Transfer RNA from a Bacilli bacterium, 74 nucleotides, folded computationally. Its Rfam family is "tRNA". The source organism's lineage runs through Bacteria, Bacillati, Bacillota and Bacilli. Model confidence (mean pLDDT): 80 of 100.
RNA sequence: GGGAAACUUGCUCAAUUGGUUAGAGCGCUUGCUUGACGUGCAAGAGAUCAAGGGUUCGAGUCCUAUGUUUCUCA
Numbered sequence: 001g002g003g004a005a006a007c008u009u010g011c012u013c014a015a016u017u018g019g020u021u022a023g024a025g026c027g028c029u030u031g032c033u034u035g036a037c038g039u040g041c042a043a044g045a046g047a048u049c050a051a052g053g054g055u056u057c058g059a060g061u062c063c064u065a066u067g068u069u070u071c072u073c074a
Base pairs, nucleotide, nucleotide: 001073002072003071004070005069006068007067010026011025012024013023019057028044029043030042031041032040050066052064053063054062
């Protein structure tokens, strides 16, 4: 340099053919339980989906140039 893939909460991942509050597990916070700490139970917070632009009535999802990471070819 050519090609391919991925990017969603603190972490690991979902999200159907574009459709009306973006979810799960772990973690975190609070309460109950305990002599105390685990465990268990209940509740809660935390994301504008890497970032700009476009298409559309409507975009995490489609298109596009960019960034980061990984794989691969030379």